[in-house]
């Protein structure tokens, strides 16, 4: 300085019309774009995050069974195994989508032009954009403190 360790803050954007008893969901026009990496700046290339499911470990909850101790008894207390719930760490699943030309040493990332995608659960009617879990959790990112020469 590199790394390692604990820590703080920080960490997703976006809609008007029109129809209709009812739609920001449908039609028509619009808009919007997380996090790392990359030979040059990525929604679409190479990964990764969230929701959901599935294993495994562990916390807790209470419920059978069985011990064993106290107890005249109903019981009480301990432990031991089972099957479920519950949160949480790890691991695995699933998990969308762009080409062409142009300039360059070098770009599926730049410029021009054309396309396409976008969890779940709600909803007087089907949602990338509304509500909602979610004042959550996260790829990560600044940064500060010991370590480290």
């Nucleotide at each position: 300085a590199a790394u390692g360790u604990g820590c703080u803050c920080c960490g997703g954007g976006g809609u008007c019309g029109g129809u209709g008893u009812a739609a920001u969901u449908c039609c028509g026009a619009a808009c919007c774009g997380g996090c790392g990496g990359u030979g040059a700046u990525a929604g679409u290339c190479c990964g990764c995050g969230a929701a959901c499911c599935c294993g495994c470990c562990g916390u807790c909850c209470g419920c059978a069974u069985c011990u064993c101790a106290c107890g005249c008894g109903a019981g009480u207390g301990a432990g031991a195994c089972g099957a479920g719930g519950u949160c949480g760490a790890c691991g695995g699943g699933c998990c969308g989508a762009u080409c062409c030309g142009g300039u360059g040493g070098a770009a599926u990332u730049c410029c021009g032009g054309u396309a396409c995608c976008g969890a779940c659960a709600g909803u007087c009617a089907a949602a990338g954009u509304c509500u909602g879990g979610a004042u959550g959790a996260g790829a990560g990112g600044c940064g500060c403190a010991c370590a480290g020469g």